[in-house]
Context: one part of a larger RNA
RNA sequence: UUGGGCGUAAAGGGCGCGUAGGCGGCCCGGUAAGUCUGAAGUGAAAGUCCUGCGUUCAACGUGGGAAUUGCUUUGGAUACUGUCGGGCUUGAGUGCAGGAGAGGUAAGUGGAAUUCCCAGUGUAGCGGUGAAAUGCGUAGAGAUUGGGAGGAACACCAGUGGCGAAGGCGACUUACUGGACUGUAAACUGACGCUGAGGCGCGAAAGUGUGGGGAGCAAACAGGAUUAGAUACCCUGGUAGUCCACACUGUAAACGAUGAAUGCUAGGUGUAGGGGGUAUCGACCCCUUCUGUGCCGCAGUUAACACAAUAAGCAUUCCGCCUGGGGGAGUACGGCCGCAAGGUUGAAACUC
Numbered sequence: 001u002u003g004g005g006c007g008u009a010a011a012g013g014g015c016g017c018g019u020a021g022g023c024g025g026c027c028c029g030g031u032a033a034g035u036c037u038g039a040a041g042u043g044a045a046a047g048u049c050c051u052g053c054g055u056u057c058a059a060c061g062u063g064g065g066a067a068u069u070g071c072u073u074u075g076g077a078u079a080c081u082g083u084c085g086g087g088c089u090u091g092a093g094u095g096c097a098g099g100a101g102a103g104g105u106a107a108g109u110g111g112a113a114u115u116c117c118c119a120g121u122g123u124a125g126c127g128g129u130g131a132a133a134u135g136c137g138u139a140g141a142g143a144u145u146g147g148g149a150g151g152a153a154c155a156c157c158a159g160u161g162g163c164g165a166a167g168g169c170g171a172c173u174u175a176c177u178g179g180a181c182u183g184u185a186a187a188c189u190g191a192c193g194c195u196g197a198g199g200c201g202c203g204a205a206a207g208u209g210u211g212g213g214g215a216g217c218a219a220a221c222a223g224g225a226u227u228a229g230a231u232a233c234c235c236u237g238g239u240a241g242u243c244c245a246c247a248c249u250g251u252a253a254a255c256g257a258u259g260a261a262u263g264c265u266a267g268g269u270g271u272a273g274g275g276g277g278u279a280u281c282g283a284c285c286c287c288u289u290c291u292g293u294g295c296c297g298c299a300g301u302u303a304a305c306a307c308a309a310u311a312a313g314c315a316u317u318c319c320g321c322c323u324g325g326g327g328g329a330g331u332a333c334g335g336c337c338g339c340a341a342g343g344u345u346g347a348a349a350c351u352c
Stems, first nucleotide, its partner, number of pairs: 004322003007305002012319001014202004021195003025088007033081002035077008048066007091192001092189003095184004103177007110154001115149007125136002162169002207248006216242002221237004259318006267296011300307002325352003334345004
């Protein structure tokens, strides 16, 4: 390479937008590049294969044939692919009419709680633990009442509920704004599509830079315990950080450990958002349909577990990735990126 694979054995890129490329709906016509077919030329000889002859056989020599799967020119075929032209509406998109949503950004507002400050009442403890101690308190703590300050997070509602491409999003109001869903026998465009190497953007937490902020929590650190020791687990404190703005970092068990798109393939039962019908005074109920999200389950698949219309089933297209195992090692070296931390790409010796 061929081939085989990627839920858990090695293997799906963290996620999107999209360039090149690859692939691409139905009908008609032209063309004949690919494709198929015929002919001619060429494809040196030797060699190879088949066959005849010669050397007493053979190697070997020699005659004939085949092959030389290719290239060029030319005649024809037109199903498929390409290309050119015309048309269509089912794919895709738009319009119109609707309802749902923690989707995003910004500004403002609210109540509960913790902490701190001030004042009142009040007196000897409080706190903490397995038990204690460090700690706080007669300079009046803890408890309780009133007032104030400040920061952070939003109980109940809350739901295998919703929204988002993923990361993620949860008090309320307003402004701006993205997407999805349903309906329209059909108002419009008429294949405008799918995927996507590079590229560009987004991307939890921690971390970094500058400037703010700092209630609670809390790496580091200090003290008290425990212990043989205790650089821990427990306790009392406590700084970065956690919060905001701007910029960087670019990684996670970034998980459904399952790439995206399209079509097809028994059912049953929940739930969320729409539509239609039936019913009715009306709301329910019942039937049906589309989209999402769960559970169970047939066929089929699977090494098994399990998956099973949200496929890991049956097929097609495109991308990414794996290749004897464990360690060495996601290390070294080099390249690229980063302020740094480090990230990305990514070996070998040696060893079992």
Predicted 3D model of a 352-nucleotide part of an RNA (small-subunit ribosomal RNA, central domain) from an uncultured bacterium. RNAcentral holds the full RNA, with entries from ENA, Greengenes and SILVA. The coordinates come from a structure-prediction model, not an experiment, and the mean pLDDT is 86. Its Rfam family is "Bacterial small subunit ribosomal RNA". Gene Ontology terms of the family: ribosome and structural constituent of ribosome.